RNA sequence: UAAGUAAAUCGCCUUAUCGCUACGCUUAGGCGUGGAGGAAAGUCCGGACACCGCAGUGCAAUAUAGUGGCUAAUAACCACCAACCGUGAGGUUAGGAAAAGUGCAACAGAAAGUAUGUACAGGUAAUGCUGUAGUGAAACCAGGUAAACUCUAUAUGGUGCAAUGCUAUGUAAACCAACGUUUGAGGGCUGCACGCCCGAUUGUUGGAGGGUAAGCAGCUAAAGUGUUUUGGUAACAAGGCACGUAGAUAAAUGAUAAGGGUCCUGAUUUAUUGGGAUACAGAAUCCGGCUUAUAGAUUUACUUAGAUA
Numbered sequence: 001u002a003a004g005u006a007a008a009u010c011g012c013c014u015u016a017u018c019g020c021u022a023c024g025c026u027u028a029g030g031c032g033u034g035g036a037g038g039a040a041a042g043u044c045c046g047g048a049c050a051c052c053g054c055a056g057u058g059c060a061a062u063a064u065a066g067u068g069g070c071u072a073a074u075a076a077c078c079a080c081c082a083a084c085c086g087u088g089a090g091g092u093u094a095g096g097a098a099a100a101g102u103g104c105a106a107c108a109g110a111a112a113g114u115a116u117g118u119a120c121a122g123g124u125a126a127u128g129c130u131g132u133a134g135u136g137a138a139a140c141c142a143g144g145u146a147a148a149c150u151c152u153a154u155a156u157g158g159u160g161c162a163a164u165g166c167u168a169u170g171u172a173a174a175c176c177a178a179c180g181u182u183u184g185a186g187g188g189c190u191g192c193a194c195g196c197c198c199g200a201u202u203g204u205u206g207g208a209g210g211g212u213a214a215g216c217a218g219c220u221a222a223a224g225u226g227u228u229u230u231g232g233u234a235a236c237a238a239g240g241c242a243c244g245u246a247g248a249u250a251a252a253u254g255a256u257a258a259g260g261g262u263c264c265u266g267a268u269u270u271a272u273u274g275g276g277a278u279a280c281a282g283a284a285u286c287c288g289g290c291u292u293a294u295a296g297a298u299u300u301a302c303u304u305a306g307a308u309a
Base pairs, nucleotide, nucleotide: 001305002304003303004302005301006300007299008298009297010296012260013259014258015257016256017255018254020035021034022033023032024031025030037280041291042290044289045288046287047286048285049160050159051158052157056194057193058192059191061156062155063154064153065152066080067079068078069077081095082093083092084091085090096151097150101149102148103145104144118133119132120131121130122129164217165216166215167214175207176206177205178204179203186198187197188196189195224243225242226241227240228239229238230237231236261278262277263276264275265274266273267272
């Protein structure tokens, strides 16, 4: 200098005017402090939280699959081992079992399984009995394949903020009629069976008929962020100090103007000057991950090749 590997940060800025919104202060007025991400996206995985249930037993279904650590977590992550890829830094893995069983392998080849007999050679009483060649990924009473079915081991309650709770409104968990029902209708325990529990404020049909698409909470102090000390190979854990960071509800977080930053490009006297662009994209209970999209800029460590000292 060039090409790579792994990890991380930013992703437009400033001023002015006007506008929207949350909270606080003021009180005719108004003022102050804040206001969309690294993925907010996909709804894929794991949870917190809320409500219902908690009486099991068996079968089914689903999920996981080398060993250990870490965590709220079955997710992800870290370390070690194994197999494979790469010159290397590094990367990938749905990494138990093929003698429990079933299935699958195009074409080629004589034949793809306790199957087969093409060519040549050897051998036998006889027989593809033995060997070589040939085809093929595979031609040994064969091996391969389980992200094929399956087997083994382990594990598993459901629903989701449109959860859930409170208030207002009304004859409303209410009124009338018939039938059924304590000899248990009906409901619940994951999907089924058995079993168990609750159960008269119960089920079906018909009639009359009130209110209602409302308001408040949940709703943002979080398994939080930054920095630092100790322990640990690391992921991470414990502690100190500091900060405290949107809460909308048909959905706020913006518009205009000027000047800058970065990138691309033209001219050119290398001083300058003109034009264009400024990515992916927008909270809705919250968090830890994974996946996908992304103009451009910056940083750290390591690898390979070449050159110079």
Predicted 3D model of a 309-nucleotide RNA (Bacterial RNase P class A) from uncultured Algibacter sp. The coordinates come from a structure-prediction model, not an experiment, and the mean pLDDT is 76. Of the family's consensus pairs, 98% are formed in the model. Taxonomically the source falls in Algibacter (Bacteria, Pseudomonadati, Flavobacteriia, Flavobacteriales). It matches the Rfam family "Bacterial RNase P class A". Its Rfam clan is "RNaseP clan". Rfam's curators write: Ribonuclease P (RNase P) is a ubiquitous endoribonuclease, found in archaea, bacteria and eukarya as well as chloroplasts and mitochondria.